[in-house]
């Protein structure tokens, strides 16, 4: 980051399963996506427990780490 290439990833919502739950996995299904790849290290948000707090969810919220396709202007 291009009215290029070849690609890729998958929101909502179904359906199944698992979790107490935020939410996770597999199938469908594409809103959108130059990292919409990977990280839970800092926020923001969410759960569950507790009344001492602890443990957890999310990266497709922002932000940092790390990787990684193409090569016009």
């Nucleotide at each position: 980051g291009a009215c290029a290439a070849a690609g890729g990833c998958a929101a909502a919502u179904c359906c199944a399963c698992c979790g107490u739950g935020a939410g996770g996995u597999g199938g469908a299904g594409a809103c959108g996506c130059a990292a919409a790849g990977c990280u839970a290290c800092g926020g923001a948000g969410c759960u569950c427990u507790a009344g001492u707090u602890g443990a957890g969810c999310c990266a497709g919220c922002c932000g940092g780490g790390c990787u990684g396709c193409c090569g016009a202007a």